[in-house]
RNA sequence: GGGCCGGUAGUCUAGCCUGGUAGGAUGUCGCCCUUACGAGGCGAAGGUCCUCGGUUCAAAUCCGAGCCGGCCCA
Numbered sequence: 001g002g003g004c005c006g007g008u009a010g011u012c013u014a015g016c017c018u019g020g021u022a023g024g025a026u027g028u029c030g031c032c033c034u035u036a037c038g039a040g041g042c043g044a045a046g047g048u049c050c051u052c053g054g055u056u057c058a059a060a061u062c063c064g065a066g067c068c069g070g071c072c073c074a
Stems, first nucleotide, its partner, number of pairs: 001073007010026004020057001028044005050066005
C1' cells in the first nucleotide's frame, strides 16, 4: 500500500440484510429473602449506536469520506 471483518450502557454483546418505541447478559444501586454473607426473586438508574456529511417524513440500520482495532496478502 491492497482486501476482508469489527466499533452499540462501566464490560461483553443482539439488532444492521429488509429504515419506523434502542434490547439482553454482567456490573452498580434500592427492596424482598437470610441470624449474617453468598445464592435467588423484584425493581431502578445507566446510550453522542466511533466521527463528519448525504438520502429520507423518519437513519444504529442505506450511501460517501475519514478515525481506531483485528486478520490476511504484498
This is a predicted structure of a 74-nucleotide RNA (transfer RNA) from Crenarchaeota archaeon SCGC AAA471-B05. It was read from a public genome assembly. The prediction has a mean pLDDT of 84. Its Rfam family is "tRNA".